The RNA shown here (Glycine riboswitch aptamer) has 87 nucleotides and comes from uncultured Allosphingosinicella sp. Its mean pLDDT, the model's own confidence on a scale to 100, is 79. Taxonomically the source falls in Allosphingosinicella (Bacteria, Pseudomonadota, Alphaproteobacteria, Sphingomicrobiaceae). The RNAcentral record of the sequence draws on MGnify.
RNA sequence: GCGCGGGAGAGAGUGGUGACGGCGCGAGCCGCGCACUGCCGCCGAAGGAGCAACCGCCCCGGAAUCUCUCAGGCAGAAGGACCGCGC
Numbered sequence: 001g002c003g004c005g006g007g008a009g010a011g012a013g014u015g016g017u018g019a020c021g022g023c024g025c026g027a028g029c030c031g032c033g034c035a036c037u038g039c040c041g042c043c044g045a046a047g048g049a050g051c052a053a054c055c056g057c058c059c060c061g062g063a064a065u066c067u068c069u070c071a072g073g074c075a076g077a078a079g080g081a082c083c084g085c086g087c
Base pairs, nucleotide, nucleotide: 001087002086003085004084005083006082011040013039014038015037016036017035018034020031021030022029023028041074042073043072047070048068049067050066054062055061056060
């Protein structure tokens, strides 16, 4: 590094727009669904950044599960540090 398995936290928040599906002569109505976006609240375990415990071939380097949230995430799915097994 690859494959398999396990794997947490935090609003299914609110408004707007659009497409799609259904109903309707029409105006419109329905959709805890989909996409984008504004506002407020929140999470940290992709990534990134900061301090530095610690470590090493030691005066130079490597550096976190700590800190910050730019990114990412807050029903499910996906993702997911890390752990186990195999190659």